[in-house]
Small-subunit ribosomal RNA, central domain from a metagenome, 348 nucleotides, folded computationally.

Context: one part of a larger RNA
RNA sequence: UUGGGCGUAAAGGGUCUGUAGGCGGUUUUUUUAGUCCUAUUUCAAAGACUUCGGCUUAACCGGAGAAAGGGGUAGGAUACUGGAAGACUAGAGUUAUAUCGGAGUUACUGGAAUUUGUAGUGUAGGGGUUAAAUCCGUGGAUACUACAAAGAACACCAAGCGCGAAGGCGGGUAACUAGGUAUGUACUGACGCUAAGAGACGAAAGCUAGGGUAGCCAAUCAGAUUAGAGACCUGAGUAGUCCUAGCCGUAAACACUGUCCGUUAAUUCUUUUUCACUUUGUGAGAGGGGAUGCAAGCUAACGCGUUAAACGGACCGCCUGGGGAGUAUAGCCGCAAGGCCGAAACUC
Numbered sequence: 001u002u003g004g005g006c007g008u009a010a011a012g013g014g015u016c017u018g019u020a021g022g023c024g025g026u027u028u029u030u031u032u033a034g035u036c037c038u039a040u041u042u043c044a045a046a047g048a049c050u051u052c053g054g055c056u057u058a059a060c061c062g063g064a065g066a067a068a069g070g071g072g073u074a075g076g077a078u079a080c081u082g083g084a085a086g087a088c089u090a091g092a093g094u095u096a097u098a099u100c101g102g103a104g105u106u107a108c109u110g111g112a113a114u115u116u117g118u119a120g121u122g123u124a125g126g127g128g129u130u131a132a133a134u135c136c137g138u139g140g141a142u143a144c145u146a147c148a149a150a151g152a153a154c155a156c157c158a159a160g161c162g163c164g165a166a167g168g169c170g171g172g173u174a175a176c177u178a179g180g181u182a183u184g185u186a187c188u189g190a191c192g193c194u195a196a197g198a199g200a201c202g203a204a205a206g207c208u209a210g211g212g213u214a215g216c217c218a219a220u221c222a223g224a225u226u227a228g229a230g231a232c233c234u235g236a237g238u239a240g241u242c243c244u245a246g247c248c249g250u251a252a253a254c255a256c257u258g259u260c261c262g263u264u265a266a267u268u269c270u271u272u273u274u275c276a277c278u279u280u281g282u283g284a285g286a287g288g289g290g291a292u293g294c295a296a297g298c299u300a301a302c303g304c305g306u307u308a309a310a311c312g313g314a315c316c317g318c319c320u321g322g323g324g325a326g327u328a329u330a331g332c333c334g335c336a337a338g339g340c341c342g343a344a345a346c347u348c
Stems, first nucleotide, its partner, number of pairs: 003320004007302002012316001014201004021194003025088007033081002035077009049065006091191001092188003095184006103177007110154001114150008125136002162169002206247006215241002220236004258315006266292012297304002321348003331340003
């Protein structure tokens, strides 16, 4: 390589858009490129294969023969695949109506809490811990009350609930933007699926510049603990956390399960919506999210089981013993941190 695989053993790319490529609905005519059949020619001899023979046998040697496969040429077949022309509507999409959501962006705004400041009441403690101490307080703390300021996060509602491609998204209002679903008519007429390269988005931390800084808090300092304590506990506390503009491009980016399509028992909860009966409601259909499951089936087992890890199809990515190593080197990207790609020697 062929093959076999990828939930947990090695292995699904973080996610999406999309180029090339691969694959692709129903039908008519045509073409005969692929495909199939026949004939012919060629693929020297030797060797290999079958068979007969010669050396006592074998190896060896000689004679005869055949097949498979490939290439060329000619003739034929036309189901399938491909090419050309045309038609269709079940895929895909456009449109109308209704509707849904914590989807995104921007602006404005609300209350609770916290901290700080000022004023008042008031007096000796407060705080913290297993226990303490550092710490705050007679220069009046803690506590209570009033007023003011600031920044960040949004209790209850809240639900294995909703939305989003993923990351993710939760106080309220408005504007703008995107999306899903149902139903129905009309329209386009295969416009589809996947997707190497490529592009876009991408938690937290980190970086650059400028703001902001209430609380929390790496680093740091101090108090304890301890044999020691560079920790766990305590008191302080700077970057950071927040905003704007730009970069970084990684995560247990996980459902450790790629995307799309078709087929295959049930039961049940919830959510959106249409229709029928219409009184709360019930029943049927479609879409989303869950649960149970010895239906069948699959799996090494655990388990999965119409949201498949079942049965099939299309396309992409990835794996091939452990360590060395996600290291070295080269290249590309980055301000840096580092990222992407990614070995070998050696060793077991």

Rfam family: Bacterial small subunit ribosomal RNA.